[in-house]
RNA sequence: AACUGAAAAAGGCAAACUUACCUGAAAAGGAAGGACGCAAAGCCAUGAGCCUACCCACUGCUUAAUCAGUGCACGGUCGUCAGGUUGCCAGG
Numbered sequence: 001a002a003c004u005g006a007a008a009a010a011g012g013c014a015a016a017c018u019u020a021c022c023u024g025a026a027a028a029g030g031a032a033g034g035a036c037g038c039a040a041a042g043c044c045a046u047g048a049g050c051c052u053a054c055c056c057a058c059u060g061c062u063u064a065a066u067c068a069g070u071g072c073a074c075g076g077u078c079g080u081c082a083g084g085u086u087g088c089c090a091g092g
Base pairs, nucleotide, nucleotide: 003091004090005089012038013037017033018032019031021030022029023028036079042085043084044083046082047081048080049077050076051075056071057070058069059068060067
């Protein structure tokens, strides 16, 4: 060093929930509070999974518009799994 681990020490992140808050069509994200937990629950949307469906396409009602349904990521999720990459402490 690879690798293994969280027992100790120093720390880190922050689920659900709340907000007459912000962004967004939504999913979701951001900010503040709050801690369920996490040895990468740091970062990257590369593979898979999952979530949403504005736009678009088709269908139905309708004179039409509107509305509804189905399909679809170019949207999202790294705290779903994997992969890549960086890192504290201890053992080694």
About this RNA: Predicted 3D model of a 92-nucleotide RNA (c-di-GMP-I riboswitch aptamer) from Planococcus rifietoensis. RNAcentral holds the sequence, with entries from Rfam and Ribocentre. The coordinates come from a structure-prediction model, not an experiment, and the mean pLDDT is 85.